Predicted 3D model of a 77-nucleotide RNA (transfer RNA) from a Candidatus Omnitrophota bacterium. Its mean pLDDT, the model's own confidence on a scale to 100, is 81. It matches the Rfam family "tRNA". It is annotated as a transfer RNA. Rfam describes the family as follows. Transfer RNA (tRNA) molecules are approximately 80 nucleotides in length.
RNA sequence: GGGCCCGUAGCUCAGUUGGUUAGAGCGCCGUGCUGAUAACGCGGAGGUGAGUGGUUCGAGACCACUCGGGCCCACCA
Numbered sequence: 001g002g003g004c005c006c007g008u009a010g011c012u013c014a015g016u017u018g019g020u021u022a023g024a025g026c027g028c029c030g031u032g033c034u035g036a037u038a039a040c041g042c043g044g045a046g047g048u049g050a051g052u053g054g055u056u057c058g059a060g061a062c063c064a065c066u067c068g069g070g071c072c073c074a075c076c077a
Stems, first nucleotide, its partner, number of pairs: 001073007010026004019057001028044005050066005
């Protein structure tokens, strides 16, 4: 330098062919239970979906560029 994949909650991830409320598990907070903890039950908080622009009535999803991470190839030595 060329190509491909990924970026969604603190962590691991799902999200179908663009559609009405953005979710799960773990973790965290509160509470019930217990002598107390763990486990278990119940409730709750937490997201500007990597960034900017575009397409569209409507974008997590489609397009362009940028940033970050990973893999392969090539080049130099």